[in-house]
C1' cells in the first nucleotide's frame, strides 16, 4: 500500500496478501564451472581403522647389519655357500629419565551465574618453555627399573630373590640473591599501607651431555604472553512464586590457598536480602555478529572468531608451571564385551563410518607439498589440526542451450462473426560462428634450496559439428497474464474475499499468454508491512478502556530570590571499544560471487580539563502570590442522638343501617344475614411525612425532605493579623459505601418475592384479580456489589460571549426599609464562537490548549468462566487464564423498507344505502380423479366465461394405427433428360404403379454452357427445453402524485438541499417564505366524444306554411329536426364574504353548461427474476428414416368430488293472453334478403330492392290499455327425459344450434363469509357487432325506464406526505 464487516458511508478493529531471509525439507525438472555450506532430531548406542608423541647429543641393556678373523662343504684353484667371532660405526627396540600430553579437535548437557559483554582494580597474587640482564655450576652417598632366576594367573596383570646406570633420588659446602624475623632512615600514596637504602639473625641451590660449534643445570631481577581473584554497569519469562536466610550477615583467634575472603573451624553479636521484585518455578551457553527494519527496534546466536561449560552418569583427588585432566588415575552406578566363573576390559559431544531417531544433513578418500603444533642440537618423526579431493542445485555468483537472413505469413494445433485471427520469423530453407561440454598436444604459480597431495588440474593450442544441453509456476480481484471444450453445489479449487446448482476468464484438459529460469513452486520459521504494545509513535462520553467514593504511605512532580557545588546536562582531550563482518576507496582471480589492503564505522565504558542557562544537592539563607491558621459574617433535606406532632391505611369496641361489597377489558376466586360495604364515636399499633417542592439546596460518593433540642463535619463571602512552600497526585494500605442478602434479638399498620386460588391462553410455572410468608422498620455485626452513570479520575493555568437561577459583598445612594440597576466572588442550568471530534456532540462546570500524577484498554466468542491464592457464616466477592472456534464483532451517521409509533390527507376503504354472490338447476372455466390421449400455458389481489373474437373434420400442438424422406431455396460432387397435364388400377386416405409424351443454345462430331429431374453430402424442419439467457408486447401498484437532473451551497463521506415549512388543490395545483436558482419525465392543457348556439350545405334526411296523397308519396320549401364541416361559448371572467392585500375557498348573478361540466384516449422513474420461447423474433442446448411431415379414427366434450365466473328462477312491482307506443348504435355482395305462398313452429319456396341517411336485417323490450290466474311447488320454475322435426355442413354417433308435442326435477330468497355501485350511476329492459359454414347465458358496443344514501374519518383495506424508533436491507 491492497483485499475483507455495510444497500451505501465514515470510523474503530481484527484477519489476509504483495517484500526480504534460511544449515532447510517436499513436488516437478535438471547442461557446465567457481566459491561456500552440509545431524537444527537421540549429550541415543557404537563394529573397524586412524586422531600424541618425541629425544640414543640424559642412562644402562638388548637385537640387527657389518670390516676382520676362524671352522665346515663344493671346487685343481680363483671363488661360492654355510656357521661362528665381531673392533669402530650405523640402525632398531622395551625400560629408567626429560619435555609434551592442560595445546590442537568436538559438543552445547548443564548454567539466569562475575558464566558472558564492557570498563575498572589487585597496595591480595602465580607463571614451565621464550627474550634481556646479574651470579653460580664445589664435594659426596645409597638405591631402583630394565635384565637374570624362581613363581602365581585363563587373561589382564603380577609376587619374590639377585645384579646395574643416569641430567632419576638423597646428604654436605658456598650465597650474588631470595624468603621470614628484628630495628633505623628516606620517600610516596589510594583506607589497610607501598617502594627504597644500609645493618643484623635464621633458612635455602645446582647436572651433566656433546667431537669442540655448542648445549644444558641452579638462583635472582626485569620483560613478553598466559592464568587467578574482586568490583561498577548491561542483557529472558512468570506475582495464579511475597516473603527468603542459620555458615545465614558481621567480628575475633586459628587453619587453608599462589593470593583476598565463612573458603573452613571455635567463640561472640543478631544480623543480611526483598515490590528498584528477594526466594521459588520455567526456559536458555554468552558475545563479535546474522536476518529484517527509514530508523528506533524485533527476532536470532549454523558456518568463521573470542570466552565459558562438558567429555557414559555422579563424586574425588594425584602429577604438574598449568588439570581436578575427551583418547590419565581411584571409587560408585547404568550399559556393552571377554572369561577356564576365580576375575578382567571399555567409553567417537576427535576424523571417516554403522545402527537408531527423523521431513532431513556427505567418503570407513589423498597428503604432510604448504600453514601451524609437539619432541629433538639437528637430520627427522608424529600430526583425521590443516591442505586437498569425493558426494549433494543446499546456497551465492558466472556461462551456455546458438547468431544473421527468411512470408507461399506453409503444414499442423487452437479460436472464429466463416471474412479471418493466432501460434509466427517461430519452423522449413540459406548463410555464419564454436563459448561450454567432447577428442588430441603442451603445461604452471603455489617453493629461496631438496620437497607438489591437489594434478597431467587451472590455463593454453588444435580438431569436428548447431551439433550434447529447458523447465517450473501462474492467468476472478489483490496481481502481470483469456479463450474453447468437459463437468453441473458433483468432481474439485482456495493465502483472504470466495468459485462450482447447464453458457464457470476461479474445477479438469487444450491452445494462447504472463513471470522467473537450471531452476520453478509448495510447506515451515523470523522480521517487515503492523503507528496492531505506540520512546520515536496510540488511546479510554457512545467503538475495548476512568477504580463506586474519599483519606493517605512509598514513589513521581513541584512557587519567587541569593550564594555555593558541579551529580544530571553541554564542549574538548586521552585510553579502550580484538580480528573477521559492515560501508567506502583501491587491488587480485577473464567478470562476478570470493579474496587482499587501507580508511571509516564501532552510537558504549572509563578518565582528565573546561562551561553553569536549566534540573538536582547544600544553607537551623531570604520572600509571599500556592497552601494553611486566626478574625468577622452567612446559606443549607450535611451527619448522630433524644423528644414531640397531625393526616391517612388497617385492626378492635360500641352505635346507625341492609343486601350486597369488592374487583376487571369482561369475570371469577374472596368478604357478607353469625350483619359486611357505607357511616358516627372511642381506642390500639406500626410505618411514612401531602401542600411548600423548584434542571432549587447540602454532601466525597452512596445519599439526605414533618417540628424542636443537644452534639458535630464541611463550604462560601469579607478584611489582610500570623506561619513561610508546609503543595499536587497517589502503587500497596485504611475508611465510607444504594438495594437485595446473612446472623442474633426485637417489631410488623401498609406493601409484598416465595406460595395458594381465580381468570386469560393452544399452553400461561407470566402480564390482570383475591389472598399471603420472608422481607421492608429498630439495635448490633457481616456482605462490598449496581446502568455505584455526567457511562466523562484528580489538581493547576490559559482561551469570545449571551441568558436564567441559589449564596455572599460593594456601588448607584446622605439615614432606614423595599423594589430595581451595575460590578465582583462562589455554586447549579440552558444557548452558542474559536477549537476539537469518526460522527453524534463538547464548548470557562471542555470532550479546547498545556503541564503533573494515578487507574485502565489492545478482534469477537469461550469468560469476568475454570484452576490456584486472599476475603466471607453462607450467598458469593476479588485477582484471573487456556484449549477450541469465527472473519468478523462493533461505533456514529445515511437512504429505504417496516411498526398491533405519532401528525396531516386521500380512495365505494369504512360508514349510510341499493342490488347481488355463497343455498337450487343449468352454462362455462379451473383443480382433482380417470384415460391410449383427456395437448400446452395462466395460480393471492394482478390464474380460474383467462390465451380461445367461437375444438363435429380442419383447427390440433395430444393418443392409436398406417405411410413418407417429401414441398420451397442454395452450394458441392456424380448421374440423367425431363416436367406438367390426362387416363386406368390399388388403397380409408396420404400416396404408389402403369400408360400417353420426350429439353434448349453453340458445334460436323467429341464436347461445353443453360434449365429441369434423381442420388450422396452440407443443409432444411421442430407448438422440443430454457420467459431464471433475451427482444418485443402485456399485467400490477396506479391516473397514485410522484420520479429525477444541471449548476450552486452544506457534509470527510454515503448523502442532503432544491422536493422541507405556512396555506391551498383532484394534483410536486398554485401562492408566500426559504441557499438555493433553474430544468426534465409525470399532473393539467392541447386530441376524440357528449351537452348549447351561430354560420355553411340541403340528398338518400326533414315538413312550419301552400297544393296533393293510403303513405314526405309527389310538387315545392330548407324554417325546424337531423346530418357533417367550420366557428363561438366557461376564463373563478363578474359581485359579496373569508384569507397575508396572495394562492385559493364559500355564496350569488348571468348562462345550455360553473369551478378539471360528463365520458374516453393518454399510464412518469421504477417494483414484482410478474406473464408470454405456444402470436412473432431470438442466444444456447436437444432431435435428424424422427421430437420433422402426411393421413384415418379417437381425444381436448371423461366424472365419486371441490372452487371461481355467469344465466334462469324461487313469483302477484308477478305469470299468461290480446291490443298498442317510443330508440340508439351497427351490419350486409361467397352478402343482407322485402312483398307474396306453405308450415303450429324452427323453416321452406320466392326473388323485388340494396355496394346502402335511398333497400334489407328490424319485431325494439320493459312501458301503456284490457282480460285472466289468487299464494299453491302453483297457469311460479324450467332442468331432465321420450318422440317428431328444421337448418348449416363432405359428415351432427362420440360431440352442433333451433322448433314442435309430451315429461315437469331442484328451487318458497339462501350459514359462516363475501362482491359491485355516489347519477343518467345502481337496478332493470331489450337491440347490434366481432369470431363464424353452423354454434353465445361469454365478450365488445348501443340506447329505453330510472332510484336510495353519504352523519362522518374512530375502526378494516390500500395509498401519499412529514416525523420518530429499529439489532431489518432477499428489507416483517
Nucleotide at each position: 500500500g491492497a483485499g475483507u464487516u455495510u444497500g451505501a458511508u465514515c470510523c474503530u478493529g481484527g484477519c489476509u496478501c504483495a517484500g526480504g531471509a534460511c544449515g532447510a525439507a517436499c513436488g516437478c525438472u535438471g547442461g557446465c564451472g567457481g566459491c561456500g555450506u552440509g545431524c537444527u532430531u537421540a549429550a541415543c548406542a557404537c563394529a573397524u581403522g586412524c586422531a600424541a608423541g618425541u629425544c640414543g647429543a640424559a642412562c644402562g641393556a638388548g637385537a640387527u647389519c657389518c670390516a676382520u678373523u676362524c671352522a665346515g662343504u663344493a671346487g685343481c684353484a680363483a671363488u661360492a655357500c654355510u656357521g661362528a667371532u665381531g673392533a669402530a660405526g650405523a640402525u632398531c627396540u622395551a625400560g629408567u629419565g626429560g619435555c609434551g600430553a592442560a595445546c590442537g579437535g568436538g559438543u552445547g548437557c548443564g548454567u539466569a551465574a562475575c558464566a558472558c559483554g564492557u570498563g575498572a582494580g589487585g597496595a591480595a597474587c602465580u607463571u614451565g618453555u621464550c627474550c634481556c640482564g646479574g651470579u653460580c655450576u664445589c664435594u659426596g652417598g645409597g638405591a631402583u627399573a630394565a635384565c637374570a632366576g624362581u613363581u602365581g594367573g585363563a587373561a589382564a596383570c603380577g609376587a619374590c630373590u639377585g645384579c646395574u646406570a643416569a641430567u632419576a633420588c638423597c646428604g654436605g659446602a658456598u650465597g650474588a640473591c631470595g624468603u621470614c624475623g628484628g630495628a633505623a632512615c628516606u620517600u610516596c600514596g589510594c583506607a589497610u599501607g607501598g617502594a627504597g637504602u644500609a645493618c643484623u639473625g635464621a633458612c635455602g641451590a645446582a647436572a651433566g651431555g656433546g667431537u669442540u660449534a655448542c648445549u644444558g643445570g641452579a638462583u635472582c631481577g626485569g620483560g613478553a604472553g598466559a592464568g587467578c581473584c574482586u568490583c561498577g554497569c548491561g542483557g529472558c519469562c512468570u506475582a495464579u512464586c511475597a516473603g527468603c536466610u542459620u555458615g545465614u550477615u558481621g567480628g575475633u583467634g586459628g587453619g587453608g590457598u599462589a593470593a583476598u575472603g565463612g573458603c573452613c573451624u571455635a567463640c561472640c553479636a543478631a544480623g543480611g536480602c526483598a515490590u528498584c521484585g528477594a526466594c521459588g518455578g520455567g526456559u536458555a551457553g554468552c558475545u563479535g555478529g546474522u536476518c529484517u527494519g527509514a530508523g528506533a527496534g524485533g527476532a536470532u546466536g549454523a558456518u568463521c572468531a573470542g570466552c565459558c561449560a562438558c567429555a557414559c552418569u555422579g563424586g574425588g583427588a594425584c602429577u604438574g608451571a598449568g588439570a581436578c585432566a575427551c583418547g590419565g588415575c581411584c571409587c560408585a552406578g547404568a550399559c556393552u564385551c571377554c572369561u577356564a566363573c576365580g576375575g578382567g576390559a571399555g567409553g567417537c559431544a576427535g576424523c571417516a563410518g554403522u545402527g537408531g531417531g527423523g521431513a532431513a544433513u556427505c567418503u570407513u578418500g589423498c597428503a604432510c607439498a604448504a600453514u601451524g603444533g609437539g619432541c629433538g642440537a639437528a637430520a627427522g618423526c608424529c600430526u583425521g589440526a590443516u591442505g586437498c579431493a569425493g558426494c549433494a542445485a543446499c546456497g551465492c555468483c558466472g556461462c551456455g542451450u546458438g547468431c544473421g537472413g527468411g512470408a507461399a505469413g506453409a503444414a499442423g494445433g487452437c479460436c472464429c462473426u466463416c471474412g479471418g485471427g493466432u501460434u509466427g520469423u517461430a519452423a522449413a530453407c540459406c548463410g555464419c560462428u564454436u563459448u561450454c561440454a567432447g577428442a588430441a598436444g603442451g603445461a604452471a604459480c603455489g617453493a629461496a634450496a631438496c620437497u607438489g597431495a591437489c594434478g597431467g588440474u587451472a590455463c593454453u593450442u588444435u580438431c569436428a559439428g548447431a551439433a550434447g544441453a529447458a523447465g517450473g509456476u501462474g492467468c476472478g480481484g489483490c496481481c502481470a497474464a483469456c479463450u474453447a471444450c468437459g463437468u453441473g453445489c458433483c468432481a474439485g479449487c482456495a493465502g483472504c474475499c470466495g468459485c462450482g446448482g447447464u453458457g464457470a476468464c476461479a474445477c479438469g484438459u487444450a491452445g494462447g499468454c504472463a513471470c522467473c529460469a537450471a531452476g520453478c513452486g509448495u510447506u515451515g520459521u523470523c522480521c517487515g508491512g503492523a503507528u496492531u504494545u505506540a520512546u520515536u509513535g496510540g488511546g479510554c462520553g457512545u467503538a475495548a478502556a476512568g477504580a463506586g467514593c474519599u483519606c493517605g504511605u512509598a514513589g513521581g512532580c513541584g512557587g519567587u530570590u541569593c550564594a555555593g557545588u558541579a551529580a544530571g546536562u553541554c564542549g574538548g582531550g586521552u585510553g579502550u571499544g580484538a580480528a573477521a563482518a559492515c560501508u567506502u576507496u583501491g587491488g587480485g582471480c577473464u567478470u562476478a560471487a570470493c579474496c587482499c589492503a587501507a580508511a571509516g564505522c564501532g552510537u558504549g565504558c572509563a578518565u582528565c580539563c573546561g562551561a553553569u542557562a536549566c534540573u538536582g544537592c547544600u544553607g537551623u539563607g531570604a520572600c509571599u502570590u500556592g497552601a494553611g491558621u486566626a478574625c468577622g459574617g452567612u446559606a443549607g433535606g450535611g451527619g448522630a442522638g433524644c423528644g414531640g406532632g397531625g393526616a391517612a391505611u388497617u385492626c378492635c369496641u360500641a352505635g346507625u343501617g341492609u343486601a350486597g361489597c369488592g374487583g376487571u377489558g369482561a369475570a371469577a376466586u374472596g368478604c357478607g344475614c353469625a350483619g359486611a360495604u357505607a357511616u358516627u364515636a372511642g381506642g390500639a399499633g406500626g410505618a411514612a411525612c401531602a401542600c411548600c417542592g423548584g434542571u432549587g439546596g447540602c454532601g466525597a460518593a452512596g445519599g439526605c425532605g414533618c417540628c424542636g433540642c443537644u452534639c458535630u463535619g464541611g463550604g462560601c463571602c469579607g478584611a489582610a493579623a500570623c506561619u513561610g512552600a508546609c503543595g499536587c497526585u497517589g502503587a500497596g494500605g485504611a475508611g465510607c459505601g444504594a438495594a437485595a442478602g446473612c446472623a442474633u434479638g426485637g417489631g410488623u399498620a401498609g406493601c409484598a418475592a416465595a406460595c395458594a386460588g381465580g381468570a386469560u391462553u393452544a399452553g400461561a410455572u407470566a402480564c390482570c384479580c383475591u389472598g399471603g410468608u420472608a422481607g421492608u422498620c429498630c439495635a448490633u455485626g457481616c456482605c462490598g456489589u449496581a446502568a455505584a452513570c455526567g457511562u466523562u479520575g484528580g489538581g493547576c493555568a490559559c482561551u469570545a460571549g449571551g441568558u436564567g437561577u441559589g449564596g455572599g459583598u460593594u456601588c448607584c445612594a446622605a439615614c432606614c426599609a423595599a423594589c430595581g440597576g451595575a460590578a465582583u466572588c462562589c455554586g447549579c442550568g440552558c444557548c452558542g464562537u474559536c477549537g476539537c471530534u469518526a460522527a453524534c456532540g463538547c464548548a470557562u462546570u471542555a470532550a479546547g490548549u498545556g503541564c503533573c500524577c494515578c487507574g485502565c484498554c489492545u478482534g469477537g466468542g469461550g469468560a469476568g468462566u475454570a484452576c490456584g491464592g486472599c476475603c466471607g457464616c453462607a450467598a458469593g466477592g476479588u485477582u484471573a487464564a487456556a484449549a477450541c472456534u469465527c472473519a468478523a464483532a462493533g461505533g456514529a451517521a445515511u437512504u429505504g423498507a417496516c411498526g398491533g409509533g405519532g401528525g396531516c390527507c386521500c380512495g365505494c376503504a369504512c360508514a349510510a344505502g341499493c342490488g347481488g354472490u355463497g343455498g337450487a338447476g343449468c352454462a362455462u372455466g379451473u383443480g382433482g380423479u380417470u384415460u391410449a390421449a383427456u395437448u400446452c400455458g395462466a395460480c393471492g389481489c394482478a390464474a380460474c366465461g383467462c390465451g380461445a373474437a367461437g375444438a363435429a373434420c380442419c383447427u390440433u400442438a395430444c393418443c392409436u394405427g398406417g405411410g413418407u424422406u417429401a414441398a420451397a431455396u442454395c452450394c458441392c460432387a456424380g448421374u440423367u433428360g425431363c416436367a406438367a397435364a390426362g387416363u386406368g388400377c390399388a388403397g380409408a386416405g396420404a400416396u404408389g404403379c402403369a400408360u400417353u409424351c420426350c429439353c434448349c443454345u453453340c458445334g460436323c462430331a467429341a464436347g461445353a454452357g443453360g434449365c429441369g429431374g434423381c442420388u450422396g453430402g452440407g443443409a432444411a424442419g421442430g407448438u422440443g427445453c430454457u420467459g431464471c439467457a433475451u427482444g418485443g408486447c402485456u399485467g400490477u401498484c396506479g391516473u397514485c402524485a410522484g420520479c429525477u437532473c444541471g449548476u450552486g451551497u452544506c457534509g470527510u463521506g454515503a448523502g442532503a438541499u432544491g422536493u422541507u415549512g405556512g396555506g391551498u388543490u383532484a394534483a410536486g395545483u398554485c401562492c408566500c417564505g426559504c441557499a438555493a436558482c433553474g430544468a426534465g419525465c409525470g399532473c393539467a392543457a392541447c386530441c376524440c366524444u357528449u351537452a348549447c348556439c351561430a354560420c355553411u350545405a340541403g340528398u338518400u334526411g326533414c315538413c312550419a306554411g301552400c297544393a296533393u296523397u293510403u303513405a314526405g308519396u309527389u310538387g315545392g320549401g330548407c324554417a325546424c329536426u337531423c346530418u357533417a364541416g367550420c366557428g363561438g361559448a366557461a376564463c373563478u371572467g363578474c359581485c359579496g364574504g373569508u384569507g397575508a392585500u396572495a394562492a385559493a375557498c364559500c355564496g350569488g348573478a348571468g348562462g345550455a353548461a360553473g369551478g378539471u361540466g360528463g365520458g374516453g384516449a393518454u399510464g412518469a422513474c421504477g417494483u414484482c427474476a410478474a406473464g408470454u420461447c405456444a402470436u412473432c423474433a431470438u442466444g444456447g442446448c436437444c432431435u435428424c428414416u424422427a421430437u420433422g411431415u402426411c393421413c384415418a379414427g379417437g381425444g381436448c366434450u371423461a366424472c365419486a368430488c371441490a372452487c371461481g365466473u355467469g344465466c334462469u328462477a324461487c313469483a302477484a312491482u308477478g305469470g299468461c293472453c290480446g291490443g298498442u307506443a317510443c330508440a340508439a348504435a351497427c351490419c350486409g355482395c361467397u352478402g343482407c334478403g322485402a312483398a307474396c305462398u306453405c308450415g303450429c313452429g324452427a323453416g321452406a319456396g320466392g326473388g323485388a330492392g340494396c355496394c346502402a341517411a335511398u333497400c334489407g336485417g328490424a319485431a325494439a323490450a320493459a312501458g301503456c290499455c284490457g282480460g285472466u290466474c289468487u299464494c299453491a311447488g302453483u297457469u311460479c320454475g324450467g332442468a331432465u327425459u321420450g318422440g317428431a322435426g328444421u337448418c348449416u355442413g363432405c359428415a351432427a354417433c362420440u360431440c352442433g344450434a333451433c322448433u314442435c308435442c309430451a315429461u315437469g326435477a331442484a328451487g318458497u330468497u339462501g350459514g359462516a363469509a363475501u362482491c359491485g355501485c355516489u347519477a343518467g350511476u345502481a337496478a332493470u329492459c331489450g337491440c347490434g357487432g366481432a369470431u363464424c359454414a353452423g354454434c353465445a347465458c361469454g365478450c365488445c358496443g348501443c340506447g329505453g325506464u330510472g332510484a336510495a344514501u353519504a352523519c362522518g374519518u374512530u375502526c378494516c383495506c390500500g395509498g401519499g406526505u412529514c416525523u420518530u424508533g429499529c439489532a431489518c436491507a432477499c428489507a416483517c

Small-subunit ribosomal RNA from an uncultured Actinomycetes bacterium, 1372 nucleotides, folded computationally.